[in-house]
Context: one part of a larger RNA
RNA sequence: GAUGAACGCAGGCGACAUGCCUAAUACAUGCAAGUCGAACGAGGCAUCUUCGGAUGCCUAGUGGCGAACGGGUGAGUAACACGUAGGGAACCUGCCCAUGCGGCCGGGACAACUUUCGGAAACGGAUGCUGGUACCGGAUAAGGAAAGCGAAGGCAUCUUUGCUUUGUUAAAGGAGCUGCAAGGCUCCGCGCAUGGAUGGACCUGCGGUGCAUUAGCUGGUUGGUGAGGUAAAGGCUCACCAAGGCGACGAUGCAUAGCCGGCCUGAGAGGGCGAACGGCCACACUGGGACUGAGACACGGCCCAGACUCCUACGGGAGGCAGCAGUAGGGAAUUUUCGUCAAUGGGCGCAAGUCUGAACGAGCAAUGCCGCGUGAACGAGGAAGGUCUUCGGAUCGUAAAGUUCUGUUGAGAGGGAAAAAGGGUCACCAGAGGAAAUGCUGGUGAAGUGAUAUUACCUUUCGAGGAAGUCACGGCUAACUACGUGCCAGCAGCCGCGGUAAUACGUAGGUGGCGAGCGUUAUCC
Numbered sequence: 001g002a003u004g005a006a007c008g009c010a011g012g013c014g015a016c017a018u019g020c021c022u023a024a025u026a027c028a029u030g031c032a033a034g035u036c037g038a039a040c041g042a043g044g045c046a047u048c049u050u051c052g053g054a055u056g057c058c059u060a061g062u063g064g065c066g067a068a069c070g071g072g073u074g075a076g077u078a079a080c081a082c083g084u085a086g087g088g089a090a091c092c093u094g095c096c097c098a099u100g101c102g103g104c105c106g107g108g109a110c111a112a113c114u115u116u117c118g119g120a121a122a123c124g125g126a127u128g129c130u131g132g133u134a135c136c137g138g139a140u141a142a143g144g145a146a147a148g149c150g151a152a153g154g155c156a157u158c159u160u161u162g163c164u165u166u167g168u169u170a171a172a173g174g175a176g177c178u179g180c181a182a183g184g185c186u187c188c189g190c191g192c193a194u195g196g197a198u199g200g201a202c203c204u205g206c207g208g209u210g211c212a213u214u215a216g217c218u219g220g221u222u223g224g225u226g227a228g229g230u231a232a233a234g235g236c237u238c239a240c241c242a243a244g245g246c247g248a249c250g251a252u253g254c255a256u257a258g259c260c261g262g263c264c265u266g267a268g269a270g271g272g273c274g275a276a277c278g279g280c281c282a283c284a285c286u287g288g289g290a291c292u293g294a295g296a297c298a299c300g301g302c303c304c305a306g307a308c309u310c311c312u313a314c315g316g317g318a319g320g321c322a323g324c325a326g327u328a329g330g331g332a333a334u335u336u337u338c339g340u341c342a343a344u345g346g347g348c349g350c351a352a353g354u355c356u357g358a359a360c361g362a363g364c365a366a367u368g369c370c371g372c373g374u375g376a377a378c379g380a381g382g383a384a385g386g387u388c389u390u391c392g393g394a395u396c397g398u399a400a401a402g403u404u405c406u407g408u409u410g411a412g413a414g415g416g417a418a419a420a421a422g423g424g425u426c427a428c429c430a431g432a433g434g435a436a437a438u439g440c441u442g443g444u445g446a447a448g449u450g451a452u453a454u455u456a457c458c459u460u461u462c463g464a465g466g467a468a469g470u471c472a473c474g475g476c477u478a479a480c481u482a483c484g485u486g487c488c489a490g491c492a493g494c495c496g497c498g499g500u501a502a503u504a505c506g507u508a509g510g511u512g513g514c515g516a517g518c519g520u521u522a523u524c525c
Stems, first nucleotide, its partner, number of pairs: 001524003005521005012372003016368002018365002020330001025328003029325003034065003039062002042059007072283003082207006091200002096196007104138004113128001115126004145166009173188006209255003216246003221243008258280004262273004285306005308319004336362001338361003344358001345356004375405004385396004409466001410462006425446007469514005474495003480509005490497002
């Protein structure tokens, strides 16, 4: 000098940050991931009704997308985990963008629902019915595969590409406008292909740690051939063959540890650290496994095993806060079971919207940093009082009182609904296209939208009123006297003080330092 600090004394305000470093211990309760009725059938409620139905709202289910993001933690990991620089003739990529082409003909079911049965519950069985952008069959194209005939290129395997044949793989509709209808148009969606973007997987060089009182380690081990597997190269896995591979330039083992941008210190070199913020990784009660999917071997999904907890009618079931709060425990020690989706961002949706403990805010804590205040000017009979005294006086000390002011801050009242707001909605206008309308793009205007918030800020009233401590004073080191004590009581970072005049202990007065803090302890430089 620094700290995610703690402790002692003391404590006025604001802004901005930060806040379980220990038990990756166990968790009561609430919330943290839903959304879409413009995919689908059904049911309920309300309104209107020409009793045919229409409209609006709501939902359990089928279906789609999301749930792999966001949020938490640092247990494990000494590793291509991370950082940095590269590689691929060895890869994938939902939503998004661009381009091209296409969306044809059919089918059978199953939830929901009905009836019914079992169970304490969790939940399950049977029967009958039904829809779709759910599922399945066929057609067609491009792609890809195999075979054949070529062309160009390269870096060995090969890469790119042309033609022919064979077999294989695709789809889905919905809403709006117009129209008598057929149909047309617009938007959203669907399928295939090519390219991009984004995200990810893989490989490699180099780098960052302690112990040699760890010296040898290794059997899928090292390499090859072939096969399997994967999005993909590869002992990744397997069969066979060979006997290799690593190591004093530290293998192997043990211990410790998430890595980095950075942070602290230092003139620098270096040393220490990896809280908050950002990137990457790993984990989600412990261990294992796969399913679905573009993406997981999945924190609030599934299955199995285990420990623990809970419910039970004893037959059987349920659970996982290292999400946000909160509880117990541990500890020197670390906050509210708060508000809002107003903004930013994300999911879904054509949209309106909805969800969002992400986020934005508020609350608590001087935990830190920064700013402000606790008054200003004048005021000597140098008051009273305290302390010291050589008894003359000195000092606290312009300090107080007193006089004149100020109103930062504070308290009350009023204003302010400021900024954060732009988008979206509605109306109108214009443009391209179109037969027209809807729609698309751009512009103008209107109404309305704030958790914070009794906000900030401004005005006004009040009245010095409500706001100073803490540590030290032997030397280092700025700051001294008196009394008490008498190697006692005690102090102490080091040197050292204390045994009868202690500037070193205790108290008082005074002084010095810092100041809403001061001192101590711990740790790093």